[in-house]
RNA sequence: GCCGACUUAGCUCAGCUGGUAGAGCAAUUCAUUCGUAAUGAAUAGGUCGUAGGUUCAAGUCCUAUAGUCGGCA
Numbered sequence: 001g002c003c004g005a006c007u008u009a010g011c012u013c014a015g016c017u018g019g020u021a022g023a024g025c026a027a028u029u030c031a032u033u034c035g036u037a038a039u040g041a042a043u044a045g046g047u048c049g050u051a052g053g054u055u056c057a058a059g060u061c062c063u064a065u066a067g068u069c070g071g072c073a
Stems, first nucleotide, its partner, number of pairs: 001072007010025004019056001027043005049065005
């Protein structure tokens, strides 16, 4: 230099041919217990890497760009 993959909640990751963003763990509260742990229930937490474009509508499609990883030279 060229090619490819990935970037979504604090962490690990889903999200189908574009139609209101989810799970597990973690956190908080409550129940249970003499108390703790465990268990159960509930709650909160997101500019979907960034900037544009297409569309009635974009995590998803297109373009540019940043970062991480891998391959080729």
Model confidence (mean pLDDT): 81 of 100. Transfer RNA from an uncultured Erysipelotrichaceae bacterium, 73 nucleotides, folded computationally. The sequence was found in a public genome assembly. It matches the Rfam family "tRNA". Gene Ontology term of the family: triplet codon-amino acid adaptor activity. By type it is a transfer RNA.